[in-house]
Transfer RNA from Crella elegans, 71 nucleotides, folded computationally.
Its Rfam family is "tRNA". The family's RNA type in Rfam is transfer RNA.
């Protein structure tokens, strides 16, 4: 230097243009002599900025960060 991916909640994934899921972890309840375990509930996130569309996590683009291929 130049090409391809990837970026979603505290942690690991969904979700192919029409209200952003779900596990695990965190709170706060039941149950337990008390824990664990079990159940009920709850709080949290699309990497920034732009375009484009009634509507964008999705489609252009530009930045960052990581990972990677050619040389």
């Nucleotide at each position: 230097a130049a090409g391809g991916a990837a970026u979603u909640a505290g942690g690991u994934u969904a979700a192919u243009g029409g209200u952003a899921a779900a596990c695990c972890a965190g709170g706060g309840g039941c149950c337990u002599u008390c824990a664990a375990a079990g159940u009920c509930u709850u709080a949290a996130a699309u990497a920034g900025g732009g375009g484009u569309u009634c509507a964008a996590u999705u489609c252009c683009g530009c930045u960052a960060u990581u990972c990677u291929u050619u040389g």
The sequence is in RNAcentral, with records from ENA.